[in-house]
A computed fold for an 86-nucleotide RNA from Rhodanobacter fulvus Jip2, annotated as Glycine riboswitch aptamer. It was read from a public genome assembly, where an Rfam model found it. The model forms 89% of the base pairs in the Rfam consensus.

RNA sequence: CUCUGGAGAGACCGGUUGAAUCCGGCGCCGAAGGGGCACGAAGCGACCACACCGGCGCUUCCAAACUCUCAGGCAAAAGGACAGAG
Repeated sequence: CUCUGGAGAGACCGGUUGAAUCCGGCGCCGAAGGGGCACGAAGCGACCACACCGGCGCUUCCAAACUCUCAGGCAAAAGGACAGAG
């Protein structure tokens, strides 16, 4: 890259449009992308101390299907993490 499988949540309300369009309103989903966190590691500082270890504080690095819902999405189509095959 190609093929196959692939979840969730209003075809919501008012207006508008050729329209899955645009404006406003309320509700909801997490599996494109993006942000955040643990454990752990490293460094620094104070205390203690001959020293080391240890504990404490700060900083940096660091995961996800967890979390946030910025983005995206809430009939079908499209998209779709991930999985299988080539």